[in-house]
Context: one part of a larger RNA
RNA sequence: UUGGGCGUAAAGGGUACGUAGGCGGCGCAUUAAGUCAAUCGUUAAAUCUUCUGGCCUAACUGGAAGCUUGCGGUAGAUACUGAUGUGCUAGAGGAUGAGAGAGAGAAGUGGAAUUCUCGGAGUAGCGGUAAAAUGCGUGGAUCUCGAGAGGAACACCAAUGGCGAAGGCAGCUUCUUGGCUCAUUUCUGACGCUGAGGUACGAAAGCGUGGGGAGCAAACAGGAUUAGAUACCCUGGUAGUCCACGCCGUAAACGAUGAUCACUAGACGUCAGUCCUGUUUUACAGGAUUGGUGUCGUAACUAACGCGUUAAGUGAUCCGCCUGGGGACUACGGUCGCAAGAUUAAAACUC
Repeated sequence: UUGGGCGUAAAGGGUACGUAGGCGGCGCAUUAAGUCAAUCGUUAAAUCUUCUGGCCUAACUGGAAGCUUGCGGUAGAUACUGAUGUGCUAGAGGAUGAGAGAGAGAAGUGGAAUUCUCGGAGUAGCGGUAAAAUGCGUGGAUCUCGAGAGGAACACCAAUGGCGAAGGCAGCUUCUUGGCUCAUUUCUGACGCUGAGGUACGAAAGCGUGGGGAGCAAACAGGAUUAGAUACCCUGGUAGUCCACGCCGUAAACGAUGAUCACUAGACGUCAGUCCUGUUUUACAGGAUUGGUGUCGUAACUAACGCGUUAAGUGAUCCGCCUGGGGACUACGGUCGCAAGAUUAAAACUC
């Protein structure tokens, strides 16, 4: 626990779908649950407040009124909310016709390069560094030509370019498949928004089983450097990195900025459409418009930095979260996991 906040001071859930719940467009009719007003009953007394009486006064005490904010009954009001019925089309969705895209999954395939093997040619060095050494090499290395094997990644195009909810996605071809944009005003008729729990997805590393293993490379070994050097540099090198299936569920999972809707000056790029005009007519130029993605900037906002129609401006709905620093992304307990651990999450004490 009111309130005030959440880009950088504490604070937006990693992301989506969606249950309950919360909130919800424009009319008409009915109802009268919420709401409003009237009246009746009840709301014990004492206490409390006001007026007043009794002791000289106070305390104390008698009386009257109020208060008792509530609950129930009766007969009413109908603007708003709710409920029921019936309509509408501006929200939402469908249809039709076009369009762009590294969106996803599966299969096939291509060239360059590294490494290794074999063959030819060839001889004494190669490699590496600031300098060296370890290492490789007369059992013929490095260099060079030809053939082959195998794995992984896709130069140029390439771009504050594109796509995806996020994580993320890039050689080429085929198959299967998700989403988006534009145009028509053709259909349905509020079918919407958000979303506690829940479910699904979720980089890298890590784990299990089975494959694969070229390059790179935690651990590890050696050589250097150094006072030391469990490092930085060098030579090697195993897990791993790759594939299939299953788990893990975390990241500076970042725009450090939740989702949706409406409104509020402009200027200049760029991507995908549509329409109009012009031309040296089939592609350019100019203009309008819709949807994305950037830079600058007005008002406003902000502690400042900055943000600024892709808001951190002005409003609305719903969810998540914060409440001094440390202790503590911890302990205990619960749930999940094969484990690593994840998640939920204190207190003593201390400043």
Molecule: small-subunit ribosomal RNA, central domain
Organism: metagenome